Bacterial RNase P class A from an uncultured Sterolibacteriaceae bacterium, 361 nucleotides, folded computationally. Rfam family: Bacterial RNase P class A. Rfam classes the family as a ribozyme. The coordinates come from a structure-prediction model, not an experiment, and the mean pLDDT is 78.

[in-house]
RNA sequence: GAAGUUCGCCAGGCAGCCGCUGGACAAAACAUCGUCUGGAGGAAAGUCCGGGCCCUAUAGAGCAGGAUGCCGGCUAACAGCCGGGCGCAGCAAGCCGCAAGGCCCAAGGCGACAGACAGUGCAACAGAAAGAUACCGCCUAAGUCCGCAAGGACCGGUAAGGGUGAAAUGGCGGGGUAAGAGCCCACCGCGGACCUGGUAACAGGGACGGCACGGCAAACCUCAUCCGGGGCAAGGCCAAAUAGGGGAGCGAUGGCGUGGCUCGCGCCGCUCCCGGGUAGGCUGCUAGAGGCCGUCAGCAAUGGCGGUCCCAGAGGAAUGGCUGCCCAUGACAGAACCCGGCUUAUCGGCGAACUUCCACC
Numbered sequence: 001g002a003a004g005u006u007c008g009c010c011a012g013g014c015a016g017c018c019g020c021u022g023g024a025c026a027a028a029a030c031a032u033c034g035u036c037u038g039g040a041g042g043a044a045a046g047u048c049c050g051g052g053c054c055c056u057a058u059a060g061a062g063c064a065g066g067a068u069g070c071c072g073g074c075u076a077a078c079a080g081c082c083g084g085g086c087g088c089a090g091c092a093a094g095c096c097g098c099a100a101g102g103c104c105c106a107a108g109g110c111g112a113c114a115g116a117c118a119g120u121g122c123a124a125c126a127g128a129a130a131g132a133u134a135c136c137g138c139c140u141a142a143g144u145c146c147g148c149a150a151g152g153a154c155c156g157g158u159a160a161g162g163g164u165g166a167a168a169u170g171g172c173g174g175g176g177u178a179a180g181a182g183c184c185c186a187c188c189g190c191g192g193a194c195c196u197g198g199u200a201a202c203a204g205g206g207a208c209g210g211c212a213c214g215g216c217a218a219a220c221c222u223c224a225u226c227c228g229g230g231g232c233a234a235g236g237c238c239a240a241a242u243a244g245g246g247g248a249g250c251g252a253u254g255g256c257g258u259g260g261c262u263c264g265c266g267c268c269g270c271u272c273c274c275g276g277g278u279a280g281g282c283u284g285c286u287a288g289a290g291g292c293c294g295u296c297a298g299c300a301a302u303g304g305c306g307g308u309c310c311c312a313g314a315g316g317a318a319u320g321g322c323u324g325c326c327c328a329u330g331a332c333a334g335a336a337c338c339c340g341g342c343u344u345a346u347c348g349g350c351g352a353a354c355u356u357c358c359a360c361c
Base pairs, nucleotide, nucleotide: 001357002356003355004354005353006352007351008350009349010348012326013325014324015323016322017321018320020039021038022037023036024035025034027032041332045343046342048341049340050339051338052337053231054230055229056228065227066226067225068224069223070084071083072082073081074080085113086111087110088109094103095102096101114222115221119220120219121216122215135162136161137158138157139156143154144153145152146151170188171187173185174184175183189211190209191208194205195204196203197202235283236282237281238280245274246273247272248271249270250269254268255267256266257265258264290309291308292307293306294305295304296303297302327330
């Protein structure tokens, strides 16, 4: 310097004018008005996870149900993030090739990546057979029968070969055999111990075993860990009018009921008090797992310490419009209790790190 990959940041700028809205202050006095000042996002979105906060019982046990699932770390927590392991796919570069293409494959990408000797189940089509299988093919040693014999029939053996399939009972070579077969042997693969390294996942090693125990758990299931339920229309406070409820008092004792009468009792009336709840109002409401800068620990995620700043808070719901200049001509999109993530949408621009290649010293 070129190419690639990953991560982070910004989201038209400036000026003037006119509006809308939260707060403070000063006038006013219920109608307002002036000054100063704050006024959307990286996703405010989807509402998919996790937490704070509130009510319920300080949310404790069991069952059901759900979520998570390689290892270590971070965090308030997580299905998130960081670092590592293993596996898979694969671009550039490189190697092989006339080519088609193949091998290898950096940084980087993808992986619900626990368990298939606890049990149950599933596997379309094809195929004889999808869990223990003989369709074609191969064999006829042993046993039985027929035949003088050659040979034939039966009983069978066989997964080496063909064929089907996504998958067929380890691969390849040699020995062996009637033909075959881990039946035996070497190498590779596999298995459980052992040794070494690592916190661990795991990796490496030499010996041993002996090819059984095929695949699927985002099939049921098993194991481990976690989760009580509902949500700001949560919840808390103040509190009219009307109607109704409770209590006390008052009345020439008036009316009604109590089978006819008296007493008594109850209801109706007036005054005062009390409590619940509705309309309405206030609150929850934004100073917070907060932003920025510095420093320290750590590979990093992240955390500690110091300094500094206050940065929307509505309730029919504000955050807009016009003009001028400039450029790279401006995308997706609009808060409603708050925060951490994930996912999705997005015109463009800037920066950093890593890898490969080229050139020079």